[in-house]
Molecule: Bacterial RNase P class A
Organism: Vicinamibacterales bacterium
RNA sequence: GCAGCAGGCCAGACGACCGCCGGCGGUUUUCCGCCGGAGGAAAGUCCGAACUCCGCAGGGCAGUGCGCCGGGUAACGCCCGGUCAGGGUGACCUGAAGGACAGUGGCACAGAAAACAUACCGCCUCGCAAGGGGCAAGGGUGAAAAGGUGCGGUAAGAGCGCACCGCGCUCGUGGCAACACGGGCGGCAGGCAAAACCCCGCACGGAGCAAGGCCAAAUAGGGAGGCGAACGAGGACGGCCCGUCCGAUGCCUCCGGGUAGGCCGCUCGAGCCCGUCAGCGAUGACGGGACCAGAGGAAUGGUCGUCACGCCGUAGCCGCGCAAGCGGCGAAGGCGGACAGAAUUCGGCUUACGGCCGGCUGCGGCG
Numbered sequence: 001g002c003a004g005c006a007g008g009c010c011a012g013a014c015g016a017c018c019g020c021c022g023g024c025g026g027u028u029u030u031c032c033g034c035c036g037g038a039g040g041a042a043a044g045u046c047c048g049a050a051c052u053c054c055g056c057a058g059g060g061c062a063g064u065g066c067g068c069c070g071g072g073u074a075a076c077g078c079c080c081g082g083u084c085a086g087g088g089u090g091a092c093c094u095g096a097a098g099g100a101c102a103g104u105g106g107c108a109c110a111g112a113a114a115a116c117a118u119a120c121c122g123c124c125u126c127g128c129a130a131g132g133g134g135c136a137a138g139g140g141u142g143a144a145a146a147g148g149u150g151c152g153g154u155a156a157g158a159g160c161g162c163a164c165c166g167c168g169c170u171c172g173u174g175g176c177a178a179c180a181c182g183g184g185c186g187g188c189a190g191g192c193a194a195a196a197c198c199c200c201g202c203a204c205g206g207a208g209c210a211a212g213g214c215c216a217a218a219u220a221g222g223g224a225g226g227c228g229a230a231c232g233a234g235g236a237c238g239g240c241c242c243g244u245c246c247g248a249u250g251c252c253u254c255c256g257g258g259u260a261g262g263c264c265g266c267u268c269g270a271g272c273c274c275g276u277c278a279g280c281g282a283u284g285a286c287g288g289g290a291c292c293a294g295a296g297g298a299a300u301g302g303u304c305g306u307c308a309c310g311c312c313g314u315a316g317c318c319g320c321g322c323a324a325g326c327g328g329c330g331a332a333g334g335c336g337g338a339c340a341g342a343a344u345u346c347g348g349c350u351u352a353c354g355g356c357c358g359g360c361u362g363c364g365g366c367g
Base pairs, nucleotide, nucleotide: 001363002362003361004360005359007357008356009355010354012307013306014305015304016303017302018301020037021036022035023034024033025032026031039339043350044349046348047347048346049345050344051208052207053206054205063204064203065202066201067200068082069081070080071079072078083097084095085094086093087092098199099198103197104196106192107191120139121138122135123134124133125132126131147165148164149163150162151161152160166188167186168185169184170183171182172181173180174179212264213263214262215261222255223254224253225252226251227250234246235245236244237243272289273288274287275286276285277284278283309336310335311334312333316329317328318327319326320325
């Protein structure tokens, strides 16, 4: 210098003027003063909770989610530290990482055979041949074919024998553990897939602040009582009468439910800032400090100036060089500041996005 890998931090500052929202006070329909007024993601609404209402004796089934080990946390599918596996030359990154002899099912095409095996070509052997017997090294098919490499062995071969690797069992050492390392034994289980059903372990009731609670008009309707019609309209039973039963618009008073509207929930909180200590870390403990939007479809803005920051850059200055030139600093001047917008509240994840700082890795060049 180029290419890359991981981490931390910031999200302009101050002033003036004009506005917007909330609270308090003065005064009061106007108005004035003081205080406060977005984020790292306020976003997506994907997880986990607080809170509220509904449901619920207890237990089970079904269903859903999670799944290496240890730790953190109120909790989590989150975070930290490890283990193993995979990727990368590396810094580092990624992982739905339990079980495939519990059971059921699947594995296209090709292939002899796709799973308690098999033999197409082939090799050896007997035989004149047809064919019989032995074998699985080599070839072929396939994504995948019953360990791999080598030596011995054999008619040819084969864990048939041996060494190493792999696998299984077992013992020891280290580690809380996942696991690692080492020793011994066994010639050796039988493929893949559980992101097929399933099995094992653990967890799990539902809806969400438009939750939910309180106060409460007008109009309509409901209930009770009274007045009136009442010398009882009308209706039911009935063919009709008697009879029995029901019983009217209206007005007044009271009661109860709900709506509009108002209030609470509502912001002091598993919160924030600073420091010390413990811890590799996530995080925790202790001490000190401040009070920091709460509203309703919903305010948090604009202009100007100065400064800071980043980029471009003229004059000029400095270094190297014989020089051409190269590099650095840089008055003046110009440009720029992204993504985005609280709505009950927290903890995460994911996505969007401008910049700064230090660290690490690989390659190349120069001294």